Molecule: c-di-GMP-I riboswitch aptamer
Organism: Candidatus Aerophobota bacterium
RNA sequence: AGCCGACAAAGGCAAACUAUCUGCAAAGGUGGGGCGCAAAGCCAUGGGUUGCUAUUGCCAACUGCCAGGCUACCGAA
Numbered sequence: 001a002g003c004c005g006a007c008a009a010a011g012g013c014a015a016a017c018u019a020u021c022u023g024c025a026a027a028g029g030u031g032g033g034g035c036g037c038a039a040a041g042c043c044a045u046g047g048g049u050u051g052c053u054a055u056u057g058c059c060a061a062c063u064g065c066c067a068g069g070c071u072a073c074c075g076a077a
C1' cells in the first nucleotide's frame, strides 16, 4: 500500500411506520422511529424499476436493485 472484514473500539447512516411540508404522480425535505448497512458516503454513467405524458419526451423519480467511476474511518484473523 492492496485485498479482506472480527460477538473489537470509537463514531456514522437510517427501512417499515408516523407528524408535517412540497409535488399531478413516482417520490422528496424536516422531526419522531429503527429494520437493517463496512461504503446504506458521493455521481443517474450502463442496465433495471417506478411515475407523468400519451407514443413520444435533451420529461421526472429511485444509488437501501445490480454493475461502473471517485473518495473515506478503524485494524483482529
Stems, first nucleotide, its partner, number of pairs: 004075002012037002017032006035064001041070003045067003048062004052057001